[in-house]
The prediction has a mean pLDDT of 83. The part of an RNA shown here (large-subunit ribosomal RNA, domain V) has 563 nucleotides and comes from Adenocystis sp. The RNAcentral record of the full RNA draws on ENA. Rfam family: Bacterial large subunit ribosomal RNA. The gene name in the source record is rnl.

Context: one part of a larger RNA
RNA sequence: CCCACAGCUGGACGGAAAGACCCCGUGCACCUUUACUAUAAGCAAACAUUGUAAUCCAAAGACUCUAGUGUAGAAUAGGUGGGAGCCAAUGACUCAACCUCGCAAGGGGCUGACGAGGCUUUAGUGAAAUACCACCCAGAGAUCUGUUGGUUUACUAACUACGGGACAGUGUUUGCCGGGUAGUUUGACUGGGGCGGUCGCCUCCUAAAGAGUAACGGAGGCAUACCAAGGUAGGCUCAUUUCCUUUUAAGGGGAGUCGAGUAUAAUGGCACAAGCCUGCUUGACUGUGAGAAAGACAUUUCGAGCAGGGACGCAAGUCGGUCAUAGUGAUCCGGUGGUUCUCCGUGGAAAGGCCAUCGCGCAAUGGAUAAAAGGUACGCCGGGGAUAACAGGCUAAUGAUCCCCUAGAGCCCCUAUCGACGGGUUCGUUUGGCACCUCGAUGUCGACUCAUCACAUCCUGGAGCUGGAAAAGGUUCCAAGGGUUCGGCUGUUCGCCGACGAAAGUGGUACGUGAGUUGGGUUUAGAACGUCGUGAGACAGUUUGGUCCCUAUCUUCUGUGGG
Numbered sequence: 001c002c003c004a005c006a007g008c009u010g011g012a013c014g015g016a017a018a019g020a021c022c023c024c025g026u027g028c029a030c031c032u033u034u035a036c037u038a039u040a041a042g043c044a045a046a047c048a049u050u051g052u053a054a055u056c057c058a059a060a061g062a063c064u065c066u067a068g069u070g071u072a073g074a075a076u077a078g079g080u081g082g083g084a085g086c087c088a089a090u091g092a093c094u095c096a097a098c099c100u101c102g103c104a105a106g107g108g109g110c111u112g113a114c115g116a117g118g119c120u121u122u123a124g125u126g127a128a129a130u131a132c133c134a135c136c137c138a139g140a141g142a143u144c145u146g147u148u149g150g151u152u153u154a155c156u157a158a159c160u161a162c163g164g165g166a167c168a169g170u171g172u173u174u175g176c177c178g179g180g181u182a183g184u185u186u187g188a189c190u191g192g193g194g195c196g197g198u199c200g201c202c203u204c205c206u207a208a209a210g211a212g213u214a215a216c217g218g219a220g221g222c223a224u225a226c227c228a229a230g231g232u233a234g235g236c237u238c239a240u241u242u243c244c245u246u247u248u249a250a251g252g253g254g255a256g257u258c259g260a261g262u263a264u265a266a267u268g269g270c271a272c273a274a275g276c277c278u279g280c281u282u283g284a285c286u287g288u289g290a291g292a293a294a295g296a297c298a299u300u301u302c303g304a305g306c307a308g309g310g311a312c313g314c315a316a317g318u319c320g321g322u323c324a325u326a327g328u329g330a331u332c333c334g335g336u337g338g339u340u341c342u343c344c345g346u347g348g349a350a351a352g353g354c355c356a357u358c359g360c361g362c363a364a365u366g367g368a369u370a371a372a373a374g375g376u377a378c379g380c381c382g383g384g385g386a387u388a389a390c391a392g393g394c395u396a397a398u399g400a401u402c403c404c405c406u407a408g409a410g411c412c413c414c415u416a417u418c419g420a421c422g423g424g425u426u427c428g429u430u431u432g433g434c435a436c437c438u439c440g441a442u443g444u445c446g447a448c449u450c451a452u453c454a455c456a457u458c459c460u461g462g463a464g465c466u467g468g469a470a471a472a473g474g475u476u477c478c479a480a481g482g483g484u485u486c487g488g489c490u491g492u493u494c495g496c497c498g499a500c501g502a503a504a505g506u507g508g509u510a511c512g513u514g515a516g517u518u519g520g521g522u523u524u525a526g527a528a529c530g531u532c533g534u535g536a537g538a539c540a541g542u543u544u545g546g547u548c549c550c551u552a553u554c555u556u557c558u559g560u561g562g563g
Base pairs, nucleotide, nucleotide: 001563002562003561004560005559006558007557010555011554012553014550015549022384023383024382025381027380028379029376030375031374032373035184036183037182038181039180042176043175044174045173046172047171048170049169051155052154053153054152056150057149058148059147060145061144062143068137078136079135080134081133082132085119086118087117094113095112096111098109099108100107101106159164187199188198189197196216200222201221202220203219204218205217223365224263225322226321230281231280232279233278234277235276236275238259240255241254242253243252244251245250261270262269264327266325267324268323285308286307287306288305291302292301293300294299297366310319311318312317333359334358335357336356337355338354339353341352342351391438392436393434394433395432397431399427400426402424403423404422408418409417445520446518447517448516450512451509452508453507454506455505458483459482460481461478462477463476464475465474466473485499486498487497488496489495526544527543528542529541530539531538532537
């Protein structure tokens, strides 16, 4: 070295199970609730089943009666119509007593006496006679009708079932309540997800001298305002500084390319002004529009010219809002005004179209619905190493080691020893960053067992310096051969403590090692406490309990035998 047998499991990111953790899906299922929308049940009312009789109250109707000052005016004029006469021996005018209404002026009724007239048309008034007749308005009272509704009571024949009783029950409809039940919703971006923040528009930088250009990059604004802060004609020049006069905050003069101002952020403009002032005005017009620019589309922006009828200007001309760029919302649905449109046999109407206009913090701002929150550790499915937790990888901010510089400490003296402020390497043992292999599975802390390597050496060995007298030390250099303990507490690594010892090293090895062991911790399902939550439930809070599979094919290795 080859072959075989017996073993052991380091590796074959070993086998098993399309990862249960995490994320994603406009997936699912249960559960909760003051999510949304329904709904069973419940409650209430009306109507039907449902009839007889009486009492009381209210309303309505019929009849009779009474009463209606604003001012002017005989005076307490309800409205409208007719109307030239009407009332009176069936007792007019007048007087007295009583009753009633009342705005305190008077109106109405009844009784008695008397015994023949009284009122109107005429004057004034918004309206002419309560002279007379009819109808009606508002209010009050009495009577009647059983017309309607209600209260209470009685009955029996429905219905019940011997208690009752037109109630209850049942049916239909409506309202309230309604996690009892059901169907659903519960956004996205995101250096994993959650928490936080953001979501549309405008300006600048990033942006690499055309346009455009990302990030949870750096800075700021907007969701308006204005009938003048618009149009036009004419005129003016600001900020700042300086001089003079004066009581002044006032007046006058010089310099002054832009530093002021611009309704508002920033940028770009603007002094020929787009800035400031004055006069007149409404073009902040109607119908259009050649042609361009931006944009995936939707849509947005610029626009000469033409027609109409205007404003300002002597005119030429300018004017279809504002120095420009933000000040915003599609479609559907609905409202309002207009319209020489359509209009269901015809004519209308209703409805619709067209034109104008209004109603969305639809702000998650290209707006899924008019209308919507949570839990899951009881969970499930489809996927993802497109994306987290372990480990590896890259990086090395953080961490660790070493070096340089000496200010200083060290009585004096930088460097025996220590060394600030700074600077430079190295390492890949910390905490991180990234998200590159692995989610059709790479088992996670500690302990046990068995180790192996590095040396930045804890002991043992050899040296230099010393602020080394000796001894004991300090510091540095060489050195990895060997060694590097036993206990108490805690799941602990770590740590604290006890006792030895020459020493009780620091690290790597998937924080070595679960197809070697354990399973105390973490990290399922049971249960409880505290806290949070209305609740289902939740908590790098606590407590108790809780299935660790694999017969070795290859390889590595051990032992034995043969060649």